Record summary
Predicted 3D model of a 541-nucleotide part of an RNA (small-subunit ribosomal RNA, 5' domain) from a Candidatus Omnitrophota bacterium. The sequence was found in a public genome assembly. Its Rfam family is "Bacterial small subunit ribosomal RNA". The source organism's lineage runs through Bacteria, Pseudomonadati and Candidatus Omnitrophota.

Context: one part of a larger RNA
RNA sequence: GAACGAACGCUGGCGGCGUGGAUUAGGCAUGCAAGUCGAACGGAACUUCUAGCUUUUUCGGAAGUUUAGUGGCGAAAGGGUGAGUAACACGUGGGUUACCUGCCCUAGGGUUCGGGAUAACCUGUCGAAAGACGGGCUAAUACCGGAUACGUCCUGCACUUUUCGAAGUGCAGGGGAAAGAUGGGGAUCCGUAAGGACCUAUCACCCUUGGAUGGGCCCGCGGCCUAUCAGCUAGUUGGUGAGGUAAUGGCUCACCAAGGCUAAGACGGGUAGCUGGUCUGAGAGGAUGGUCAGCCACACUGGGACUGAGACACUGCCCAGACACCUACGGGUGGCUGCAGUCGAGAAUCUUUCGCAAUGGGGGAAACCCUGACGACGCGACGCCGCGUGGAGGAUGAAGGCCUUCGGGUUGUAAACUCCUGUCAGCAGGGGAGAACAAGUUGUCGGUGAAUAACUGAUGACUUUGACAGUACCUGCAGAGGAAGCCACGGCUAACUCUGUGCCAGCAGCCGCGGUAAUACAGAGGUGGCAAGCGUUGUUC
Repeated sequence: GAACGAACGCUGGCGGCGUGGAUUAGGCAUGCAAGUCGAACGGAACUUCUAGCUUUUUCGGAAGUUUAGUGGCGAAAGGGUGAGUAACACGUGGGUUACCUGCCCUAGGGUUCGGGAUAACCUGUCGAAAGACGGGCUAAUACCGGAUACGUCCUGCACUUUUCGAAGUGCAGGGGAAAGAUGGGGAUCCGUAAGGACCUAUCACCCUUGGAUGGGCCCGCGGCCUAUCAGCUAGUUGGUGAGGUAAUGGCUCACCAAGGCUAAGACGGGUAGCUGGUCUGAGAGGAUGGUCAGCCACACUGGGACUGAGACACUGCCCAGACACCUACGGGUGGCUGCAGUCGAGAAUCUUUCGCAAUGGGGGAAACCCUGACGACGCGACGCCGCGUGGAGGAUGAAGGCCUUCGGGUUGUAAACUCCUGUCAGCAGGGGAGAACAAGUUGUCGGUGAAUAACUGAUGACUUUGACAGUACCUGCAGAGGAAGCCACGGCUAACUCUGUGCCAGCAGCCGCGGUAAUACAGAGGUGGCAAGCGUUGUUC
């Protein structure tokens, strides 16, 4: 000199963009942060209608709304933190003939026949509660069995290729699937009718191919300190076989062998999330890893598996522990390192706000619902940037202050005064600007289709949707009016005098200053520097 997630002191007008729990991974009141689908299913409640029944109600039927439960998808993402980790954790480059991949795209084939339950509901029992148990009824895209098998999987044989690991082709045998929903429809069949079969469209379902995306595993190289840590290791190192896994492998196990690592630092100890980057520096380098982005790890502490395409799962389950809460003392409940907020510790770090309008995510055919992700607002000079606190003229060089050699000098064109301007702030008006795409309705033209239904693609028209916000911005009004401080002035280092004090009080980054003329302490005037900041402290280069 530069820098900072800074703090402290004095001071403080406005705006834009950023940024804000670095310490106790300490404890947490309260609210919210993951739901959605009735176009998978049976109910229940409510509303409306009803040529059936009926005096009405009830009943029966139709339509609609809401939904606890079964079921599906999601909940493994998004969000937080850096405790642990010196490790294939990360970075980079490879390997996988040793692997998996829901939703999505692509291509081929299929979607058949049956069955038994169970929640909800009704009912009973136990319990303070949390909740639990029994009996009875019922549905499905829930569950189970059979059929079929273009592929696929397993076994065997033959052939081809071969990098000798295996791959491909053909044949034979064996194993293994599925679920429907919604919209529309002329004929035919069933049916009293409704409707169904049937046809068709969309979505879904099953088996398989290829892809995309995401991941698992393995390897080369790279990046901390310590030798006042020198030897370490029995699943240890390798082999055979088996088990296990999506998959290789001592990953696990049985047996066999005795190996494996190490001064190019093993083992131990300390410290630490890693990287893109950031700061500094001419560079080389040094330091650092907050915000943003990628990866990893963790979720009260320790352990474990279940479900699932994916977890050994932040707001799932089980066990143990500590802590806290409820209790009828028998027993239960909980997990903010999500967003706000609170206590504590600390030099120190914000609103218990608004909205799903945008972007993105989950569910849904869609309307739409959910989303403390996100978009915004609020607070903090915490940082960067911009603007303002007026401009021009104005000498009796006014008054006052300070100094003085008492003549004057200086503050100083500074003020007053005159003429202007109108940024910001203030008031008033305009401003539903932009941020909007999408969606719905309705036309036109295509596609599928038997079809002028329906569905779907493209393209027009119309309607509707804004938290921020009456904000940004624009215009007008008034009036210099509301808006300057901080530090320094001995040398380094730009800037000097007076008074007070008298080695005292004090200053100080280094040298040093102060003991009666202190440009170094304190005050004042003046000056210098920076400026909504200025200094100090801490840390890095």